This is a predicted structure of a 90-nucleotide RNA (TPP riboswitch aptamer (THI element)) from Paucilactobacillus oligofermentans DSM 15707 = LMG 22743. It matches the Rfam family "TPP riboswitch aptamer (THI element)". About the family: Vitamin B(1) in its active form thiamin pyrophosphate (TPP) is an essential coenzyme that is synthesised by coupling of pyrimidine and thiazole moieties in bacteria. The prediction has a mean pLDDT of 77. NCBI's taxonomy places the organism under Bacteria, Lactobacillales, Lactobacillaceae, Paucilactobacillus, Paucilactobacillus oligofermentans.

């Protein structure tokens, strides 16, 4: 040089459970209705299977499987940074 991957802008998706005597605290996590947090086809953000299966606990929460299962929401002119590849130059 040229593609990419991150940022960043703008749309969109999506989840808010479980325990405890006082609804007050505790749990687990990026978020448990938060001026928020996470994801957006490189798609485990999130749903279905699934109150499933094993383990654990106060606990239908947690954590592993299931999962090379099924489903699920995108665009960008130009300049900086940034990941990576590939070409030329010195």
């Nucleotide at each position: 040089a040229u593609a990419u991957u991150a940022c960043a802008u703008c749309u969109g998706g999506g989840g808010u459970g479980c325990c405890u005597g006082c609804u007050u605290g505790g749990c687990u996590g990026a978020g448990a209705u938060a001026u928020a947090c996470c994801c957006a086809u490189u798609g485990a953000a999130c749903c279905u299977g699934c109150u499933c299966u094993g383990g654990u606990u106060a606990g239908u929460a947690c954590c592993a499987g299931c999962g090379a299962a099924g489903g699920g929401a995108g665009a960008u002119a130009a300049c900086c940074u940034u990941u990576u590849a590939u070409u030329u130059a010195a």